RNA sequence: GGUGUGGCCUAAUGGUUAAGGCGCGUGGUUUGGGACCACGAGAUUGCCGGUUCGAAUCCGGCCACC
Numbered sequence: 001g002g003u004g005u006g007g008c009c010u011a012a013u014g015g016u017u018a019a020g021g022c023g024c025g026u027g028g029u030u031u032g033g034g035a036c037c038a039c040g041a042g043a044u045u046g047c048c049g050g051u052u053c054g055a056a057u058c059c060g061g062c063c064a065c066c
Base pairs, nucleotide, nucleotide: 001066002065003064004063007022008021009020010019015053024040025039026038027037028036046062047061048060049059050058
């Protein structure tokens, strides 16, 4: 100096349910499995503060990694 977001990967202009893929669970299909289809669970965005009507996003400190 850079980065930190579900188990993993990647998104998200300061704004109205944090989105998608892989994976996982249930059901359908199959002799069975895989593949496919349908449905579902899973994040309080590293921690603590600040700014703001409103923070994953901006600012400060700390922690971890590079």